[in-house]
Context: one part of a larger RNA
RNA sequence: AAAGAACGCUGGCUGUUUGCCUGAUACAUGCAAGUAGAACGCUGAAGCUUGGUGCUUGCACCGAGCGGAUGAUCCCCAAAGGGGUGAGUUACGCGUAGGUAACCUGCCUCUUAGCGGGGGAUAACUAUUGGAAACGAUAGCUAAUACCGCAUAAAAGUCGAUAUCGCAUGAUAUUGAUUUGAAAGGUGCAAUUGCAUCACUUAGAGAUGGACCUGCGUUGUAUUAGCUAGUUGGGGAGGUAACGGCUCACCAGGGCGACGAUACAUAGCCGACCUGAGAGGGUGAUCGGCCACCCUGGGACUGAGACACGGCCCGAACUCCUACGGGAGGCACCGGUAGGGAAUCUUCGGCAAUGGACGGAAGUCUGACCGACCAUCGCCGCGUGAGUGAAGAAGGUUUUCGGAUCGCAAAGCUCUGUUGUAAGACAAGAACUACUGUGAUAGUGGAAAGUUCACACUGUGCCUGUAACUUACCAGAUAGGGACGGUUAACUCCGUGCGAGCGCUCGCGGUAAUACAUAGGUCCCGAGUGUUAUCC
Numbered sequence: 001a002a003a004g005a006a007c008g009c010u011g012g013c014u015g016u017u018u019g020c021c022u023g024a025u026a027c028a029u030g031c032a033a034g035u036a037g038a039a040c041g042c043u044g045a046a047g048c049u050u051g052g053u054g055c056u057u058g059c060a061c062c063g064a065g066c067g068g069a070u071g072a073u074c075c076c077c078a079a080a081g082g083g084g085u086g087a088g089u090u091a092c093g094c095g096u097a098g099g100u101a102a103c104c105u106g107c108c109u110c111u112u113a114g115c116g117g118g119g120g121a122u123a124a125c126u127a128u129u130g131g132a133a134a135c136g137a138u139a140g141c142u143a144a145u146a147c148c149g150c151a152u153a154a155a156a157g158u159c160g161a162u163a164u165c166g167c168a169u170g171a172u173a174u175u176g177a178u179u180u181g182a183a184a185g186g187u188g189c190a191a192u193u194g195c196a197u198c199a200c201u202u203a204g205a206g207a208u209g210g211a212c213c214u215g216c217g218u219u220g221u222a223u224u225a226g227c228u229a230g231u232u233g234g235g236g237a238g239g240u241a242a243c244g245g246c247u248c249a250c251c252a253g254g255g256c257g258a259c260g261a262u263a264c265a266u267a268g269c270c271g272a273c274c275u276g277a278g279a280g281g282g283u284g285a286u287c288g289g290c291c292a293c294c295c296u297g298g299g300a301c302u303g304a305g306a307c308a309c310g311g312c313c314c315g316a317a318c319u320c321c322u323a324c325g326g327g328a329g330g331c332a333c334c335g336g337u338a339g340g341g342a343a344u345c346u347u348c349g350g351c352a353a354u355g356g357a358c359g360g361a362a363g364u365c366u367g368a369c370c371g372a373c374c375a376u377c378g379c380c381g382c383g384u385g386a387g388u389g390a391a392g393a394a395g396g397u398u399u400u401c402g403g404a405u406c407g408c409a410a411a412g413c414u415c416u417g418u419u420g421u422a423a424g425a426c427a428a429g430a431a432c433u434a435c436u437g438u439g440a441u442a443g444u445g446g447a448a449a450g451u452u453c454a455c456a457c458u459g460u461g462c463c464u465g466u467a468a469c470u471u472a473c474c475a476g477a478u479a480g481g482g483a484c485g486g487u488u489a490a491c492u493c494c495g496u497g498c499g500a501g502c503g504c505u506c507g508c509g510g511u512a513a514u515a516c517a518u519a520g521g522u523c524c525c526g527a528g529u530g531u532u533a534u535c536c
Stems, first nucleotide, its partner, number of pairs: 002534001005532005012382002015379002018375002020340001025338003030334001034077001042071001047066009083294004093218008103210002108206004113201002116150001118148002125140006156179010185198005219265003226256003232252003236248003268290004272283004296315004318329004346372001348371003354368001355366004385415004395406004419477001420473005434458001436456005480525005485506002491520002495516001501508002
């Protein structure tokens, strides 16, 4: 000098950061991932129209038609994001520089060609039924952008041929054979097969995101010297998006190591942060990038993407429910609880903004995020008054008794009103956008709807009646902490008497202690100031 600090004494206020460093300990309760009815079958409220009945003549009931609220199921997309933690990991994990003639990529953008014709089921639902529950079973019915065949196709895949080129495997171009897809979907118009839009299928390119390989760098111990059997390599097979002992059978006997293998210990890595003139040394909180994990150990399924924190299966430990037959769970999400500890916050508000998921949109969801609360944890700023005022008041301390000092300090007088207190007004800024309406360009056309663009109207604020502002009032309404022998700025009196004590260090204290304890004075910093542990 520093800090994610803690403790002692003290403590007025804005703004802005930061806040379990310990037990990757266990968790009550609430919430953190859903969305779409413009894919589908059902359900079918309010309301409107109409017919009938009753009659109290404008109300009730019944039927029909429109309507479409509400939802559970099936289905699509998201759930692999966002969030948290640092246990493991000395490793191609990370950093940096390259490579892939060895690779994948949903949504998005541009381009290409399409969107024909069929089939069989099943949930929901109905009926019966098992179970304490969790959850089922049987029979029957039905739909789809769910599922399954067929047709259609090359610039795509596979197998050949030729040519050119290259960096071993190869790449590109031309050509032959062969193989492979889809939802006749939805909505708005139109009304005869069309326009628009959202989807769907094939192919190419891009973008984005990932995967793998390599050079170099990346803690300590030799009181760890030998290590290795899929181990090192081969041709072959399997597997993968892809290369590869990645896996397997066979063959060879290799491979690593004092340039430190192997073993043990410790540890997430980096941008950065702290310190320092620098070189270095230390650290890896917040923010950003990467990695790993989400009770513990395995495993795969789905999918473009996971071997998946709030998914599934199995095993173990723990907790809970039970009718003892059987079931349920995973806060290292946000709050919160217990425990541990020197020590670390509210079981808050809102989706208004930014961003994300879904949706044509309205919108819904979002403990991401934005805000508020708590905390002197840090940083910056402000205040606790300003000017004048000598009778040098009283009082304290000291004294050589003359005085000196606290001290222009206080009182007194004159001002100011930051902050504060009390009111007022401000719908300020934070707001971009979206619905609806109107208009326009271009195209289709008999016409329209819609896309795109422009304009107008209307509506939307958690914080918050908040910030800033205006008015009134009053010097009234906080100053403390540590030190004073030298290093080191700042001295005297009294008490004590090698005792009590002080102390980072040198050292002080044994009767005149500027070093202990009190007092007065002084010095330093100041809403802080000291101490302790740590690093430079």
Molecule: small-subunit ribosomal RNA, 5' domain
Organism: uncultured bacterium